[in-house]
Small-subunit ribosomal RNA, 3' minor domain from a Candidatus Acetothermia bacterium, 132 nucleotides, folded computationally. The source organism's lineage runs through Bacteria, Bacteria candidate phyla and Candidatus Bipolaricaulota.
Context: one part of a larger RNA
RNA sequence: CACCGCCCGUCAAACCAGCCGAGUGGGGGGUACUUGAAGUCGCCCGAUGAGGGCGCCGAGGGUAUCCUUCGCAAGGAGGGUUAAGUCGUAACAAGGUAGCCGUACGGGAACGUGCGGCUGGAUCACCUCCUU
Numbered sequence: 001c002a003c004c005g006c007c008c009g010u011c012a013a014a015c016c017a018g019c020c021g022a023g024u025g026g027g028g029g030g031u032a033c034u035u036g037a038a039g040u041c042g043c044c045c046g047a048u049g050a051g052g053g054c055g056c057c058g059a060g061g062g063u064a065u066c067c068u069u070c071g072c073a074a075g076g077a078g079g080g081u082u083a084a085g086u087c088g089u090a091a092c093a094a095g096g097u098a099g100c101c102g103u104a105c106g107g108g109a110a111c112g113u114g115c116g117g118c119u120g121g122a123u124c125a126c127c128u129c130c131u132u
Base pairs, nucleotide, nucleotide: 003095005092008088009087011085013082014081015080016079019076020075023072024071025070026069027068028067029066030065031064032063033062034061035060039057041055042054043053044052045051098119099118100117101116102115103114104113105112106111
C1' cells in the first nucleotide's frame, strides 16, 4: 500500500541502440581494353666499339565493368527507457459481454465480431469415487 486498488493500448514529449533506405564519399580486389618509365633479354644498323632503331616482359596511369568493405544520408517502419501529459477501460473479483488460443474480417487505441478449440471460468443442480 490493499478496488479511491491494479492495469492495457493509441496519441504527444525527451533520450538511446539497432533495422530498411533513394543517394553519396572513401578503402581493398578481379576482369577487359588502352597507354607505358627504368631495366634485362632478343633482333637489326653501326666496326666486334660508342651510339642508335625495333620487339618481348614490365612499375605506374587512363577508360569500362564487376566483387568486397568502411562511413555519411533525405526518408520509412518498429523497439527500449523516462514520478505526476492525452484519449478511452481491454485484462485482473462472474472485471460488470467469463477468459484464453487459433483464424478471418473490421476498428482512434486498448479491442470488437464470426467460426473452431481449451478450462487455467464463477454460480446452481445432479452423478460417480475417496475420507471421516
It was read from a public genome assembly.